RNAcentral holds the full RNA, with entries from SILVA. This is a predicted structure of a 247-nucleotide part of an RNA (large-subunit ribosomal RNA, domain VI) from a metagenome. The coordinates come from a structure-prediction model, not an experiment, and the mean pLDDT is 82. It matches the Rfam family "Bacterial large subunit ribosomal RNA".
Context: one part of a larger RNA
RNA sequence: CGUGGGAAACUUGAGAGGACCUGGCACUAGUACGAGAGGACCGUGCUGGACGGGCCGCUGGUGUAUGAGUUGUUCCGCCAGGAGCAUCGCUCAGUAGCUAAGCCCGGCAGUGAUAAGCGCUGAAAGCAUCUAAGCGCGAAACACCCCUCAAGAUAAGGUUUCCAUAUAGGGUCGCCAAAAGACGAUGGCGUUGAUAGGCCGUAGGUGUAAAGACAGCGAUGUCAAAGCCGAGCGGUACUAAUUGCCC
Numbered sequence: 001c002g003u004g005g006g007a008a009a010c011u012u013g014a015g016a017g018g019a020c021c022u023g024g025c026a027c028u029a030g031u032a033c034g035a036g037a038g039g040a041c042c043g044u045g046c047u048g049g050a051c052g053g054g055c056c057g058c059u060g061g062u063g064u065a066u067g068a069g070u071u072g073u074u075c076c077g078c079c080a081g082g083a084g085c086a087u088c089g090c091u092c093a094g095u096a097g098c099u100a101a102g103c104c105c106g107g108c109a110g111u112g113a114u115a116a117g118c119g120c121u122g123a124a125a126g127c128a129u130c131u132a133a134g135c136g137c138g139a140a141a142c143a144c145c146c147c148u149c150a151a152g153a154u155a156a157g158g159u160u161u162c163c164a165u166a167u168a169g170g171g172u173c174g175c176c177a178a179a180a181g182a183c184g185a186u187g188g189c190g191u192u193g194a195u196a197g198g199c200c201g202u203a204g205g206u207g208u209a210a211a212g213a214c215a216g217c218g219a220u221g222u223c224a225a226a227g228c229c230g231a232g233c234g235g236u237a238c239u240a241a242u243u244g245c246c247c
Stems, first nucleotide, its partner, number of pairs: 001152001005163007015149004021049007033038001051106005059100004066093005071086006110144003117137004169247004173190005195240003198236005204229003212223004
C1' cells in the first nucleotide's frame, strides 16, 4: 500500500514446515515346535538410550545486583570507621534472571490407497492359471491422524460486536520493559493512573554492623536472628507520564 467505509475480537485452512528412531526385561510359557539340546510367532506390561519441546519446585552452574572476610597502596587531619585503584584486587557465599548435568512431556493407536508378496473367482486355452474382465489381504515408505505457521490464498475468505454518512478512527508525543527487544517493532500505562522510579513492608541473601555497655591484662566474647541488601512478591500518587499536534 492492497484486501471498495472504519475499528476490535474470534476464526476457516489453500499451502508450508516439524515430528516419525530404538534397546533391555517380564508375562503369555519353559507353552507351540523339537528325540534332546534348545526354544518361539501373535498379544500384553515395565524400564532405558539418543533425539525433540517446555520449565526452574528439586540438584547444581552463572549471577562485574548483593552480603561478608582479607592483602598492598592513596585519600577522607589522626584513632575508629570508610572510599578509590590493583583481573569484580583476591577469597567465601548468593536473590531474580538465564540455564543443564536437574524436572516434566513427546514418538503411540487408528483410517485410506498401495509396494513386493499372498490369495478368491476366472477365461483366452472344456484342463490349469492371483489377471486378461472382476474382487480381497498386505509395509517404518505415500495421504490423513499429531504439533507449528498460515487469507499478499491479489480467488486477498468467514463470524460477532461497535461507530457512523462524515465521522469513526489512526499516528505522533510522554513514562516504561514486566512476558518484548540491535534500531524500528511488540507490549503495558498516561491522573477516571500502580506504567517506571522513590517510599513502606516482605519471600530471600549474607552472617551478627557502627557506637556504647558489660566480662576479660589482652586478643576476643556477650547484649544481637544483628546490620546491610533485597532484579522477586504485596502495598503506597511522593516524582515523572502535562497541554497538545498531524492525517